[in-house]
Context: one part of a larger RNA
RNA sequence: ACCAAGGAGUUUAUGCGAGUGGCGUGCGAAAGCAAAGCGAAAGCGAAAGCCCGCAACCGCCGCAAGGCGGCGAGGGGCGCCGUGUUAAUCCGCGGUUUUAGUCACUAGCAUAAGACCCGAAUCCGAAGCGAUCUAGACGCGGGCAGGGCGAAGCCCCCCUACAGGGGGGUGGAGGCCCGCAACCAGUGCUGGUCUAUCCGCUUGGGUGACCUGCGCCUAGGGAUGAAAGUUCAUUCGAGCUUGGUAAUAUCGGGUUUCCUCCGAAGUGUAUCUAAGUACAGCCCAGUCCGAGGCGGGAGCAAGGUAGAGAUACUGAUUCGGGAGAAUGGGGCCGGAAGGCCUCGCUCUUGAUUCAAACUCCGAAGCUUACUCAGCCGUAGACGACUGGAGUUGGGGUGCCGAGGUAAGCGCGGUACCCGAGAGGGGAACGACCCCUAAUGCAGUUAAGGCCCCUAAACAAUUGCUAAGUGUUAACUUGAGGGGUUUUAGUUCUUAGACAGCGGGGAGGUAGGAACAGAAGCUGCCAUCCUUUAAACAACGCGUAACAGCGGACCCGUCAAGGACUGAAGCGCCGUAGACGGUCGGGACUAAAGCAGUUUGCCGACACUGCAUCACGCGCUUCGUUGAAGCGCGAUUGAGUAGGAGGACGUGCGGUUCGCGCGGAAGCCGGGGCGUGAGCUCCGGUGGAGCGAGUCGCAACGAAGAUCUUGGU
Numbered sequence: 001a002c003c004a005a006g007g008a009g010u011u012u013a014u015g016c017g018a019g020u021g022g023c024g025u026g027c028g029a030a031a032g033c034a035a036a037g038c039g040a041a042a043g044c045g046a047a048a049g050c051c052c053g054c055a056a057c058c059g060c061c062g063c064a065a066g067g068c069g070g071c072g073a074g075g076g077g078c079g080c081c082g083u084g085u086u087a088a089u090c091c092g093c094g095g096u097u098u099u100a101g102u103c104a105c106u107a108g109c110a111u112a113a114g115a116c117c118c119g120a121a122u123c124c125g126a127a128g129c130g131a132u133c134u135a136g137a138c139g140c141g142g143g144c145a146g147g148g149c150g151a152a153g154c155c156c157c158c159c160u161a162c163a164g165g166g167g168g169g170u171g172g173a174g175g176c177c178c179g180c181a182a183c184c185a186g187u188g189c190u191g192g193u194c195u196a197u198c199c200g201c202u203u204g205g206g207u208g209a210c211c212u213g214c215g216c217c218u219a220g221g222g223a224u225g226a227a228a229g230u231u232c233a234u235u236c237g238a239g240c241u242u243g244g245u246a247a248u249a250u251c252g253g254g255u256u257u258c259c260u261c262c263g264a265a266g267u268g269u270a271u272c273u274a275a276g277u278a279c280a281g282c283c284c285a286g287u288c289c290g291a292g293g294c295g296g297g298a299g300c301a302a303g304g305u306a307g308a309g310a311u312a313c314u315g316a317u318u319c320g321g322g323a324g325a326a327u328g329g330g331g332c333c334g335g336a337a338g339g340c341c342u343c344g345c346u347c348u349u350g351a352u353u354c355a356a357a358c359u360c361c362g363a364a365g366c367u368u369a370c371u372c373a374g375c376c377g378u379a380g381a382c383g384a385c386u387g388g389a390g391u392u393g394g395g396g397u398g399c400c401g402a403g404g405u406a407a408g409c410g411c412g413g414u415a416c417c418c419g420a421g422a423g424g425g426g427a428a429c430g431a432c433c434c435c436u437a438a439u440g441c442a443g444u445u446a447a448g449g450c451c452c453c454u455a456a457a458c459a460a461u462u463g464c465u466a467a468g469u470g471u472u473a474a475c476u477u478g479a480g481g482g483g484u485u486u487u488a489g490u491u492c493u494u495a496g497a498c499a500g501c502g503g504g505g506a507g508g509u510a511g512g513a514a515c516a517g518a519a520g521c522u523g524c525c526a527u528c529c530u531u532u533a534a535a536c537a538a539c540g541c542g543u544a545a546c547a548g549c550g551g552a553c554c555c556g557u558c559a560a561g562g563a564c565u566g567a568a569g570c571g572c573c574g575u576a577g578a579c580g581g582u583c584g585g586g587a588c589u590a591a592a593g594c595a596g597u598u599u600g601c602c603g604a605c606a607c608u609g610c611a612u613c614a615c616g617c618g619c620u621u622c623g624u625u626g627a628a629g630c631g632c633g634a635u636u637g638a639g640u641a642g643g644a645g646g647a648c649g650u651g652c653g654g655u656u657c658g659c660g661c662g663g664a665a666g667c668c669g670g671g672g673c674g675u676g677a678g679c680u681c682c683g684g685u686g687g688a689g690c691g692a693g694u695c696g697c698a699a700c701g702a703a704g705a706u707c708u709u710g711g712u
Base pairs, nucleotide, nucleotide: 001712002711003710004709005708006707011113012112013111014110015109016108018106019105020104021103022102023101026033027032037044038043049078050077051076052075057070058069059068060067061066079096080095081094082093083092084091116254117253118252119251123244124243125242127241128240129239135218136217138215139214140213141212142211143210144208146178147177148176149174153170154169155168156167157166158165159164183205184204185203188201189200191199192198220236222232223231257647258646259645260644261643262642267280268279269278270277271276281391282390283388284387285386286385287384288383292376293375294374297372298371299370301368302367303366307361308359309358314355315354316353318351319350320349321348322347323346324345328343329342330341331340332339333338394418395417396416397415398414399413400412401411403409423434424433425432438612439611440610441609442608443607444606448602449601450600451586452585453584457599459598460597461596462595463594464593470588471587480573481572483570484569485568486567487566488565489564490563491562492561500557501556502555503554504553506530507529508528511525512524514522536551539550540549541548613637614636615633616632617631618630619629620628621627622626648701650698651697652696653695654694655693656692657691658690659689666685667684668683669682670681671680672679673678
């Protein structure tokens, strides 16, 4: 991992409302419930009535649909009464409206219990077992190759007054030294290894606080500890076994057949609350009431946002002009007085830029109020009550915001989606586009597409692109730059433009003055005249200064368009990412690219048609919680959590009826029926029991739980 079997909302009590049934001027075997309420309690304690009005009924009118009137159970309002509160009211509950209850069963829910099942780490016990591992102690034993150093003591010699010293031997001390002996340890390799402390190499100790065998002692809040919270049988910041025990778990996992109808929430308030819970909101079912409800579209009114604005206010803002001053800073002149300039200040004026907490203005839209279309509703809306929930981790896109450098970022508003939504498109792709899927068949379209993969025009037509740009819906690139196409304008041009080529580009003069020099070209001033086709008192390079080389300007040659300024389209460079390049791929160039126009076609579970099923509603009939038939549904059919309804199957029992050795159950194979759970028939196998209708009872349905046991 697979297979089989086992495996999870049960039982009792009490309570709540619902359904069904019994009885009911009460019910129950009974406690008791009901018959009076209000109040936390002490306690107090319910005269008569009037009006509106649904259904039903009655009358009149009408062919009918229906209309009008009367009456009117239930229902509603006013008044009155009881009670609570209060100084007194208002107000709440109850009565007036006059016994409708009670008991049982069934399903649902709540509470108490193990309470749907499984799962801790825990805590406690005067319950027990452990020192064969390990820690320490005790008793009796065992072990330590070889080599080195050479303490005390002793002997001999020498020195010496004594004390003592020196030398040579002997001797053999030591938590001494070396050591791949044994033995013990476990430093590094961050080596090896499927193997819960092993192996290899390396390393430390190796006569001692050494190592070691056997026996024996210390026990769980205790032991032992050269102390690390170490060790106490692979278990230790309190061992193990067992009991309390099904501990508890706001946490995690699992929770078993089918179909039909409806169908959420991730929000608010509170919380030792944030993984939970309570109440409200949103969902479901039933009941009651009885006439309105919605209003998304239109009109009108209010509002000061986006935008915009600046002698329309407040505040900010840059550059100027003018005026003023009793006062300020700085500078200059002056002996001083003072004067002048400038900065700053005040006022004013011309232009400039701004504001969430500015507004002379001012939308779209949105909100609110009113009115009107329109839609829904007596086949019962809106509303109310009762019972059952789940949810209280949300997320995405578009638009509008405040934060952030930014984010597949965090926080708001709004619409639509995913969540809980399948199908078609987007290569793939929860929320982007189309569309909302009961079943079957056929047709038509949507989004998106039509060269091949791949269904459908290598369609038609007009342009553009040369970059493989592009072939990527909603996505984005700067300044700058003779790519190319279109367009608007200015200007020159056969009296010859523009570009190229050839020639000229002079004289006064080296203009004046400054200057070492200054000759067009260092700076200052001026910038004339002449000869001319034209030629600057010079636009650039150059020289110490000259020189020299170009330019402007003019002529010739050539020959027909040129120069400049904007606007638009499609491209190119600018332009950078990590394994090998991608438009999904192939591939595509007057296109299979981009921008238009036109006609076809393909393409969904959408739409249409036919048939069927279910659901809801109406009518008719009947054997009336329902069944059958007919009709209506453009305005019924997706669905997680969840609610409601109806069924299938298993075991056992009551009852009625059946089958079986002429072959029961079970198993294998096949045919048929049912939307489905499932049911049934035939054949084989098997060899003795089994089934159907109806009513009831449940240890009643498995694929999951690192599920349990067994098997492979």
Molecule: large-subunit ribosomal RNA, domain II
Organism: Microcaldota archaeon